[in-house]
RNA sequence: CGGACGAUAGCUCAACCCGGUGAGAGCACGAGUCUGAUACACUCGCGAUCAUGGUUCAAAUCCAUGUCGUCCGACCA
Numbered sequence: 001c002g003g004a005c006g007a008u009a010g011c012u013c014a015a016c017c018c019g020g021u022g023a024g025a026g027c028a029c030g031a032g033u034c035u036g037a038u039a040c041a042c043u044c045g046c047g048a049u050c051a052u053g054g055u056u057c058a059a060a061u062c063c064a065u066g067u068c069g070u071c072c073g074a075c076c077a
Stems, first nucleotide, its partner, number of pairs: 001073007010027004020057001029045005050066005
């Protein structure tokens, strides 16, 4: 320098290909029920689309640029 892939909740991941239902799950965290008290179990709650712009009636999803990460290649004595 070129190319590929990736970035969604505190963590691990779906949904993306093919735009359209309230953006979901597990764990964690908070509250409650239960218990003499914990634990377990159950119920409820909390919380996210990397950033900016574009296309569209509608964008996590498509397009452009940028940032960060992983990998491959090139260059470099």
Overview
Transfer RNA from Kouleothrix sp., 77 nucleotides, folded computationally. Model confidence (mean pLDDT): 83 of 100. It matches the Rfam family "tRNA". It is annotated as a transfer RNA. About the family: Transfer RNA (tRNA) molecules are approximately 80 nucleotides in length. The sequence is in RNAcentral, with records from ENA.